Molecule: SAM riboswitch aptamer (S box leader)
Organism: bovine gut metagenome
RNA sequence: CUUAUCAAGAGUGGUGGAGGGAACGGCCCUGUGAAGCCCGGCAACCUGCGUGUAUUGCAAGGUGCCAAGUCCGGCGGAGAGACGAAAGAUGAG
Numbered sequence: 001c002u003u004a005u006c007a008a009g010a011g012u013g014g015u016g017g018a019g020g021g022a023a024c025g026g027c028c029c030u031g032u033g034a035a036g037c038c039c040g041g042c043a044a045c046c047u048g049c050g051u052g053u054a055u056u057g058c059a060a061g062g063u064g065c066c067a068a069g070u071c072c073g074g075c076g077g078a079g080a081g082a083c084g085a086a087a088g089a090u091g092a093g
Stems, first nucleotide, its partner, number of pairs: 001093006011039001013038003019029003024073003040066003045062002047059004070087001075084002
């Protein structure tokens, strides 16, 4: 850079000891224990096996993910909502 997806799903665990939710503005979560690490789990993009051309089933090796819709907003619209865009995240190339 291209492309697909982003309203579902996932912990009464151990460790740790103050931050976290991308940035900004909000609004939240958090000593009734944040991040990180371990274990556990979810999902099925790639992958493997089967089916055999239309897809579909199983597994879970590589990633990913496990508060709130991508937590909400910004840009389009007079405004709100819905929708779309942008930005972002993840996979594949």